This is a predicted structure of a 116-nucleotide RNA (SAM riboswitch aptamer (S box leader)). The prediction has a mean pLDDT of 83. Its Rfam family is "SAM riboswitch aptamer (S box leader)". Gene Ontology term of the family: regulation of gene expression.
RNA sequence: CACUCAUCGAGACCGGCUGAGGGACAGGCCCUUUGAAGCCGGGGCAACCUACAGGAUCAACCCUGUAACGGUGCCAACUCCUGCGGGGCGCUUCGGCGUCAACCGGUAGAUGGGAU
Numbered sequence: 001c002a003c004u005c006a007u008c009g010a011g012a013c014c015g016g017c018u019g020a021g022g023g024a025c026a027g028g029c030c031c032u033u034u035g036a037a038g039c040c041g042g043g044g045c046a047a048c049c050u051a052c053a054g055g056a057u058c059a060a061c062c063c064u065g066u067a068a069c070g071g072u073g074c075c076a077a078c079u080c081c082u083g084c085g086g087g088g089c090g091c092u093u094c095g096g097c098g099u100c101a102a103c104c105g106g107u108a109g110a111u112g113g114g115a116u
Stems, first nucleotide, its partner, number of pairs: 003114006013042005021031003025083004043075003048071002050067006079108001084105003087100005
């Protein structure tokens, strides 16, 4: 790199160095010299891995809760929105257009676990 499983509308920022980009991609829309990205230091969030307790079970997978030393991860905006297919509603010159977190699924992506 490719494969597989789970999750993704919650949560959590300061300082130093540096100096122009960043939000994966495309379109949009944003953030940014009142300092982007990166690096360093510290802080925090969360609970995937982990431990413990309870439930269920022959047992395990599983469900619920608690903890947070350690391994990761994360700390603008839902994964910022859309992308492919379908659905609801409104408009329509019937071609289509707009809109919908509390409409559905998929793709892509991110993170973790597993396997190779």